[in-house]
Context: one part of a larger RNA
RNA sequence: UUGGGUUUAAAGGGUGCGUAGGUGGUUUUUUAAGUCAGUGGUGAAAUCUUAUAGCUUAACUAUAAAAUGGCUGUUGAUACUGGAAAACUAGAGUAAUAUUGGAGUAACUGGAAUGUGUGGUGUAGCGGUGGAAUGCGUAGAUAUCACACAGAACACCAAUCGCGAAGGCAGGUUACUAAGUAUUUACUGACGCUGAGGCACGAAAGCAUGGGGAGCAAACAGGAUUAGAUACCCUGGUAGUCCAUGCCGUAAACGAUGAUCACUAACUGUUGAUAUUUUUAUAUCAGUAGUCAAGCGAAAGUGAUAAGUGAUCCACCUGAAGAGUACGAUCGCAAGAUUGAAACUC
Numbered sequence: 001u002u003g004g005g006u007u008u009a010a011a012g013g014g015u016g017c018g019u020a021g022g023u024g025g026u027u028u029u030u031u032a033a034g035u036c037a038g039u040g041g042u043g044a045a046a047u048c049u050u051a052u053a054g055c056u057u058a059a060c061u062a063u064a065a066a067a068u069g070g071c072u073g074u075u076g077a078u079a080c081u082g083g084a085a086a087a088c089u090a091g092a093g094u095a096a097u098a099u100u101g102g103a104g105u106a107a108c109u110g111g112a113a114u115g116u117g118u119g120g121u122g123u124a125g126c127g128g129u130g131g132a133a134u135g136c137g138u139a140g141a142u143a144u145c146a147c148a149c150a151g152a153a154c155a156c157c158a159a160u161c162g163c164g165a166a167g168g169c170a171g172g173u174u175a176c177u178a179a180g181u182a183u184u185u186a187c188u189g190a191c192g193c194u195g196a197g198g199c200a201c202g203a204a205a206g207c208a209u210g211g212g213g214a215g216c217a218a219a220c221a222g223g224a225u226u227a228g229a230u231a232c233c234c235u236g237g238u239a240g241u242c243c244a245u246g247c248c249g250u251a252a253a254c255g256a257u258g259a260u261c262a263c264u265a266a267c268u269g270u271u272g273a274u275a276u277u278u279u280u281a282u283a284u285c286a287g288u289a290g291u292c293a294a295g296c297g298a299a300a301g302u303g304a305u306a307a308g309u310g311a312u313c314c315a316c317c318u319g320a321a322g323a324g325u326a327c328g329a330u331c332g333c334a335a336g337a338u339u340g341a342a343a344c345u346c
Base pairs, nucleotide, nucleotide: 004317005316006315007300008299012314014201015200016199017198021194022193023192025088026087027086028085029084030083031082033081034080035077036076037075038074039073040072041071042070049065050064051063052062053061054060091191092188093187094186095185096184097182098181099180100179103177104176105175106174107173108172109171110154114150115149116148117147118146119145120144121143125136126135162169163168206247207246208245209244210243211242215241216240220236221235222234223233258313259312260311261310262309263308266291267290268289269288270287271286272285273284274283275282276281295302296301319346320345328339329338330337331336
């Protein structure tokens, strides 16, 4: 390189937007670049192949033919691809109407619980464990009642549920922003799909500055356990967890399954909407789950939400270890991230 692959064996980028590029619906006319056909030129000789001939044969040599898949001129063909022109509405989109949700941002607000403070009642224990001890308590704890304050998280509803591109999102109300779905009408008229670079978003932890700090809790201290116990258990406890602004850019960022389009047996739920009908059913559309046919698959399994059958585009893989290491480069305050080898060994 060809070929083959990427749920679990190596392999889908964390996600989106989008540039170049690649690719692309229906009809007509035109062009003739690709494509196809004829013909001219060129494609050195030798070699190779075929035929004949010459050395006794062979190797070898000579002559002739064929071949030299290409390049190029020219004359045609026009189905397909491309270019040009015109038209269309099935893809895509816009507007109106209805509707859905825990989508996002901001502001305001609610109760339970926890902790702390003050006061009342009240007296000797409380707490904790497998059992204990450290710890707290006669300076009055624990328990209980009242009041006040603080921060964080939102029980029930709650679901095989919903929404979001992904990360993710759940007390309530309002405002702003975004998204989806259905029906009908009107409009635009291929405006589509994918997307190297690029840009944006991106859990947790971590970093910087300033706030905040109830509970929890790396580190740390003590008590136990143990042969030891730098642990598991217990009592404490600081970063952190929370907020604002700015970095970081990674995760088993998982459906371990890239995006888009078309097609291919059935059955059972469930969410939203629409229509019909006659009172809760039926059908359709868009999601979301389960069982299974064919098919696929090494099997597990998957099976209209495909891992089936096809099409377009991107990303990635090529024995193990060395190694996601070294070096260089880019980014970062740092931590580190991205890119990413080789020797040696089997």
A computed fold for a 346-nucleotide part of an RNA from an uncultured bacterium, annotated as small-subunit ribosomal RNA, central domain.
The RNAcentral record of the full RNA draws on ENA, Greengenes and SILVA.
The prediction has a mean pLDDT of 87.